This is a predicted structure of a 72-nucleotide RNA (transfer RNA) from a Kofleriaceae bacterium. Lineage of the source: Bacteria > Pseudomonadati > Polyangia > Haliangiales > Kofleriaceae. Its Rfam family is "tRNA". The family's RNA type in Rfam is transfer RNA. About the family: Transfer RNA (tRNA) molecules are approximately 80 nucleotides in length.
RNA sequence: UCCACGGUGGCGUAAUGGCAGCGCACCCGGCUGUUAACCGGGCGAGUGCAGGUUCGACUCCUGCCCGUGGAG
Numbered sequence: 001u002c003c004a005c006g007g008u009g010g011c012g013u014a015a016u017g018g019c020a021g022c023g024c025a026c027c028c029g030g031c032u033g034u035u036a037a038c039c040g041g042g043c044g045a046g047u048g049c050a051g052g053u054u055c056g057a058c059u060c061c062u063g064c065c066c067g068u069g070g071a072g
Stems, first nucleotide, its partner, number of pairs: 001071007010024004018055001026042005048064005
């Protein structure tokens, strides 16, 4: 320098054009002599950054940043 894949709550991940979901963690309550486990409820991200296309973008296009792997 080039190619491929990826970047989404505190963490791990889904959503492949139509109002961003799940698990863990966290908070509140129940149960229990207590903790843990279990049960119920709640909170939390507008998606790496900047533009573009579109009625509508995590999703498509362009540039850049970061990570992993590969080629020279």